The part of an RNA shown here (small-subunit ribosomal RNA, central domain) has 350 nucleotides and comes from an uncultured bacterium. Its Rfam family is "Bacterial small subunit ribosomal RNA". Gene Ontology terms of the family: ribosome and structural constituent of ribosome. The RNAcentral record of the full RNA draws on ENA and SILVA. The prediction has a mean pLDDT of 90.
Context: one part of a larger RNA
RNA sequence: UUGGGCGUAAAGAGCUUGUAGGUGGCGCGGUGAGUUGGGCGUGAAACCCCCGGGCUUAACUCGGGGCGGUCGUCCAAUACUGCCGGGCUGGAGGGCGUCAGAGGGGAGUGGAAUUCCUGGUGUAGCAGUGAAAUGCGUAGAGCUCAGGAGGAACACCCGUGGCGAAAGCGGCUCCCUGGGGCGCACCUGACACUGAGAAGCGAAAGCUAGGGGAGCAAACGGGAUUAGAAACCCCGGUAGUCCUAGCUGUAAACGAUGGGGGCUGGGUGUGCGCGGCUCUAACCCCGCGCGUGCCGAAGCCAACGCGUUAAGCCCCCCGCCUGGGAACUACGAGCGCAAGCUUAAAACUC
Numbered sequence: 001u002u003g004g005g006c007g008u009a010a011a012g013a014g015c016u017u018g019u020a021g022g023u024g025g026c027g028c029g030g031u032g033a034g035u036u037g038g039g040c041g042u043g044a045a046a047c048c049c050c051c052g053g054g055c056u057u058a059a060c061u062c063g064g065g066g067c068g069g070u071c072g073u074c075c076a077a078u079a080c081u082g083c084c085g086g087g088c089u090g091g092a093g094g095g096c097g098u099c100a101g102a103g104g105g106g107a108g109u110g111g112a113a114u115u116c117c118u119g120g121u122g123u124a125g126c127a128g129u130g131a132a133a134u135g136c137g138u139a140g141a142g143c144u145c146a147g148g149a150g151g152a153a154c155a156c157c158c159g160u161g162g163c164g165a166a167a168g169c170g171g172c173u174c175c176c177u178g179g180g181g182c183g184c185a186c187c188u189g190a191c192a193c194u195g196a197g198a199a200g201c202g203a204a205a206g207c208u209a210g211g212g213g214a215g216c217a218a219a220c221g222g223g224a225u226u227a228g229a230a231a232c233c234c235c236g237g238u239a240g241u242c243c244u245a246g247c248u249g250u251a252a253a254c255g256a257u258g259g260g261g262g263c264u265g266g267g268u269g270u271g272c273g274c275g276g277c278u279c280u281a282a283c284c285c286c287g288c289g290c291g292u293g294c295c296g297a298a299g300c301c302a303a304c305g306c307g308u309u310a311a312g313c314c315c316c317c318c319g320c321c322u323g324g325g326a327a328c329u330a331c332g333a334g335c336g337c338a339a340g341c342u343u344a345a346a347a348c349u350c
Stems, first nucleotide, its partner, number of pairs: 003322004007304002012318001014201004021194003025088002028085004033081002035077007042069001048066007091191001092188003095184005103177007110154001115149006125136002162169002206247006215241002220236004258317006266295011299306002323350003332343004
């Protein structure tokens, strides 16, 4: 538990699909359930409020009036809401045309680089640091040339660029596939919005099984530094990082800003599309739509700041907050192989 709030003070669920529910465009007719007016009935007494009376007053008490219902019934009204019927096209969806894109999945393929192996050349060092040392090297290293193996990642292009619901997505080619923008206004005719539960997706790390393993690198070993050094620096190095199948379900999962719709001065950059202009060639320029940034009117804000991508002005629906700590905890329950996750207190204390 009214109310007031949720960018940074406590508070937007990580994201999506969607069930129940809540909410719902324009105009017509009907109905009259909600709604409104009136009549009647009832709403016991006490209590409560007002007026008056009785105990010396008051409490108390008596009389009168009033108040009191999501109430019943009848009549009436029909603006709004609902329901029924039939209609409309500014919402929504579809069609046709066109466009951009690291959107997703699978298969293949390319070059640079690192490492390793083989061979050639060649000799005394290399590597590393603040300086060193551990380490590597005369069993020939490093450097250099040729060949080979293998894994992972894709320099430049690359851009407050693009795409995606979010997580996220970047060499190239092919196959399969989702979404979106713009133009036309051809079709349907409110088919819509939100969404408790639910279901699906969900970085990294982690887990199970099998593979793979170049580089990097928790743990670990060693060298330094230091008073010490469980670190920072250096030499090594295993899980892991990669693939397949499954699990986990978290995050500063952030715009720390839920979704949808309407309304409210502008300026400037950029991406995509369209129209105009044009020697109807490109570009420039002018205009429109969608996206993405910056600056800012009004307004908002505790301030910072936000400001047509709102944190402005409104409507609908969901989630969430209600002093700090104890406590992203205990217990219980559900889920998980486990790690743990989700839900979530109290004593006590300030």